[in-house]
RNA sequence: GGCCGGGGUCUGACGACCGCGCGCUGUGAACCCCGCCAGGUCCGAGAGGAAGCAACGGUAGCGGCCUCCACGGGGCGUCGGGUACCCCGGUCUCC
Numbered sequence: 001g002g003c004c005g006g007g008g009u010c011u012g013a014c015g016a017c018c019g020c021g022c023g024c025u026g027u028g029a030a031c032c033c034c035g036c037c038a039g040g041u042c043c044g045a046g047a048g049g050a051a052g053c054a055a056c057g058g059u060a061g062c063g064g065c066c067u068c069c070a071c072g073g074g075g076c077g078u079c080g081g082g083u084a085c086c087c088c089g090g091u092c093u094c095c
Base pairs, nucleotide, nucleotide: 001092002091003090004089005088006087007086008085010081011080012079013078014077015076017073018072019071021069023065024064025063026062027061033058034057035056041050042049043048
């Protein structure tokens, strides 16, 4: 230096793990979230109308659960691919 084999970097598939989302569930912004607004208030001669607290319903937010599904992540695992680079071994040849 050549060849062969193995391993690594690289890469594909699948799986696991982690995170997030979906879903379910708890809580849930007194007022500066939404709806609906008892009572009361205001306007009107009246009929009616207006704003709107509490309550109620919901949403944002903050937790929990499942892992089914979807997405993302990486010195995780398995099975493949590839020979440019690196490592190990064997063999051949040359100095």

This is a predicted structure of a 95-nucleotide RNA (Bacterial small signal recognition particle RNA) from a Pseudomonadota bacterium. NCBI's taxonomy places the organism under Bacteria, Pseudomonadati, Pseudomonadota. Rfam family: Bacterial small signal recognition particle RNA. The family's RNA type in Rfam is non-coding RNA gene.